The RNA shown here (SAM riboswitch aptamer (S box leader)) has 114 nucleotides and comes from a Terriglobia bacterium.
It was read from a public genome assembly, where an Rfam model found it.

[in-house]
């Protein structure tokens, strides 16, 4: 960078440095000198890996043992990710007067693979 799989209607900040943007894009509608983005620093949340533990199921003649679903648990300072609005909203089809609501597309995380 690319593919594939899963999630995306819950949650969860405070100080320091600095000083004008920021919310992915396009439109809109918001945040922002009562201090954006970014850095660091400590705190949170969550639970995709990863760990511990419980159950159940495959393979086996049985036991071990490996492997698969699921529950709990925040967990040896484990590996990432978050922390204003539903991914702030809407973009493309459908269905509807509308409000919606159903799928796709896009973006974001992750975990596998190139």
């Nucleotide at each position: 960078a690319u593919u594939u799989c899963a999630u995306g209607c819950a949650g969860a900040g405070u100080g320091g440095c600095u000083g004008a943007g920021g919310g992915a894009c396009g439109a809109g509608c918001c945040c922002g000198g009562u201090g954006a983005a970014g850095c660091c620093a400590c705190g949170a949340c969550a639970a995709c890996c990863g760990g511990a533990u419980c159950g159940g199921g495959a393979u086996c003649a049985u036991c071990u043992a490996u492997c698969c679903c699921g529950g709990u648990c925040g967990c040896c300072u484990g590996g990432u990710g978050u922390c204003a609005a539903c991914u702030c909203u809407c973009g493309c089809c459908c269905g509807g007067a509308a409000a919606c609501g159903g799928g796709g597309g896009a973006c974001a995380u992750g975990a596998a693979g190139u």
NCBI's taxonomy places the organism under Bacteria, Pseudomonadati, Acidobacteriota, Terriglobia.